[in-house]
RNA sequence: GGGUUGGUAGCUCAGCGGUAGAGCAGCGGCCUUUUAAGCCGUUGGUCCAGGGUUCAAAUCCCUGCCAACCCACCA
Numbered sequence: 001g002g003g004u005u006g007g008u009a010g011c012u013c014a015g016c017g018g019u020a021g022a023g024c025a026g027c028g029g030c031c032u033u034u035u036a037a038g039c040c041g042u043u044g045g046u047c048c049a050g051g052g053u054u055c056a057a058a059u060c061c062c063u064g065c066c067a068a069c070c071c072a073c074c075a
Stems, first nucleotide, its partner, number of pairs: 001071007010024004018055001026042005048064005
C1' cells in the first nucleotide's frame, strides 16, 4: 500500500429500512439472624465521525478515523 471483518449501555454482545434491546454490572425492594445466592422493580445510549439516499437510517451508499486478521512491498 491492497483486501476482509468489526466499532451499539460501565463490560460482553444482539438488532440487517418502521418505538434502540438482552445478559452481567449499578441502584431500590423482597427473602435471610447477617452475608452470599434467589426473586421483583429500576437507572443508564449523540448507535465511531462527517456527508448522501429515503416519508423514515444503528441498518443502504460515499469519505475519514480506530481495532483485529490476510496478502504484497521495503529493510